[in-house]
RNA sequence: GGGCGUUUAGCUCAGUUGGUAGAGCGCCAGCCUUACAAGCUGGAUGUCAGAAGUUCAAGUCUUCUAACGCCCA
Repeated sequence: GGGCGUUUAGCUCAGUUGGUAGAGCGCCAGCCUUACAAGCUGGAUGUCAGAAGUUCAAGUCUUCUAACGCCCA
């Protein structure tokens, strides 16, 4: 230098044909317990890496940029 992939909650990851952003773990509160853990119930949490474009509508499609990983040279 060229090609491909990844980027979504604190962490690990889903997200279908473009149509209300989710799960597990974690966190907070309550119940339970002498207490802790486990369990049960409830709750909070997102600049969907950044910018632009298309569209009535974009996490999803297009372009550019960035970071990380793999391959080729």